[in-house]
A computed fold for a 69-nucleotide RNA from a Planctomycetota bacterium, annotated as Fluoride riboswitch aptamer (crcB RNA motif). The sequence was found by an Rfam model in a public genome assembly. Its Rfam family is "Fluoride riboswitch aptamer (crcB RNA motif)". Its family is annotated with response to fluoride and positive regulation of gene expression in the Gene Ontology. The prediction has a mean pLDDT of 76.
C1' cells in the first nucleotide's frame, strides 16, 4: 500500500416518523405488481390497469371510503 478475513459502525428493503424484530448491502443493498407492443427476445424501452404510508408487527401522522354525531 494491494487483497482476503473477522469485529464494530453504518446504510438498504416502490411514499412520512417512532419502538420491536427479521432479510440484505457495505460501494453495494434498494428504485412495486398484472396485461399488450417492441427489443440486441428472460436484458431495455413505450401504453394500459392495480394494491401499499409496514419487509413484518405496534403506533403516530397524512391522505382515502362508509356510517354516526
Nucleotide at each position: 500500500a494491494a487483497u482476503u478475513c473477522a469485529a464494530a459502525g453504518g446504510g438498504u428493503g416502490a411514499u412520512g416518523g417512532a419502538g420491536u424484530u427479521c432479510a440484505c448491502c457495505u460501494g453495494a443493498a434498494c428504485c412495486g405488481u398484472u396485461c399488450c407492443g417492441u427489443u440486441u427476445u428472460u436484458u431495455u424501452c413505450g401504453g394500459a390497469a392495480c394494491u401499499g404510508a409496514u419487509g413484518a408487527c405496534u403506533c403516530c401522522u397524512g391522505g382515502c371510503g362508509a356510517a354516526u354525531g